[in-house]
């Protein structure tokens, strides 16, 4: 001295769906399913990112399921919100002994 996993401190980003049952309907309210989260958690997850935030495509496809934005691939696509600190670890110079 450079790069850099991770982790921290502030300050941003975002998702929140199906399906059943109460109800005359609508609202609510309570279970089921996937998931890190399905609306109160004041919580979870992302911050430059080919490194699971999330959006667009997509009311799309191809598979599943009671059902779904459940899975997959599209995707090294296009878009997407930041500074400082600390720093295993890897690397390059110098200097010193030898």
């Nucleotide at each position: 001295c450079g790069c850099a996993a991770u982790c921290g401190u502030u300050a941003g980003g975002g998702g929140u769906g199906u399906c059943c049952a109460u109800u005359c309907a609508u609202a609510a309210u309570g279970g089921g399913c996937u998931g890190a989260g399905a609306u109160a958690a004041a919580a979870c997850c992302c911050u430059u990112a080919u490194u699971c935030a999330c959006c667009u495509g997509a009311g799309a496809c191809g598979g599943a399921u009671a059902a779904u934005a459940c899975c997959g691939g599209c995707g090294u696509a296009g878009g997407g919100a930041a500074a400082c600190g600390a720093g295993a670890g890897c690397g390059a110079u110098c200097a010193u002994a030898g």

The prediction has a mean pLDDT of 77.
Predicted 3D model of a 98-nucleotide RNA (TPP riboswitch aptamer (THI element)) from a Bacteroidota bacterium.
Of the family's consensus pairs, 91% are formed in the model.
It was read from a public genome assembly, where an Rfam model found it.